[in-house]
This is a predicted structure of a 100-nucleotide RNA (Guanidine-I riboswitch aptamer) from Oceanobacillus picturae.

RNA sequence: AGAUAAGUUUUCUAGGGUUCCGCAACGAAACACGUUGGUCUGGUCCGAGAGAAAACUCACAGCCUUUGCUGUGUCACGGAAGGAUAAAAGCCUGGGAGGA
Numbered sequence: 001a002g003a004u005a006a007g008u009u010u011u012c013u014a015g016g017g018u019u020c021c022g023c024a025a026c027g028a029a030a031c032a033c034g035u036u037g038g039u040c041u042g043g044u045c046c047g048a049g050a051g052a053a054a055a056c057u058c059a060c061a062g063c064c065u066u067u068g069c070u071g072u073g074u075c076a077c078g079g080a081a082g083g084a085u086a087a088a089a090g091c092c093u094g095g096g097a098g099g100a
Base pairs, nucleotide, nucleotide: 007056008055009054010053011052012051015046016045020043021042022040023037024036025035026034027033058073059072060071061070062069063068075095077098081093082092083091
C1' cells in the first nucleotide's frame, strides 16, 4: 500500500420500541368512547456485515460436452455521534473512524 462475491433476495432469530390490537389504571364507566401507561408478558410492527436457513448468482476444481451436474468458498475487535420511521434497536451512515 492492497483485499470488494466480504453479492442479491426471501423467511426467521437474538435484539428493539409503542403507530395499531390486546392488557392495566382513570373518567357516572358493564359494552362502547376518551385520557394515560412499554416502569405491560404479548399479537401486528422494525430487525442483524461481524446470527440461522433457503433460493439465485459469482469464483475455482472435477465430470459431461444437449450449457448442464457435483464439490469447495476461510476470516470478521469496534466506539462516540448523527439519521429514518409512531418509536427504538445488533436498522442506516458502516466490514465507516479507530484498533489488531
Annotation
The sequence is in RNAcentral, with records from ENA, Rfam and Ribocentre. Taxonomically the source falls in Oceanobacillus (Bacteria, Bacillati, Bacillota, Bacillaceae).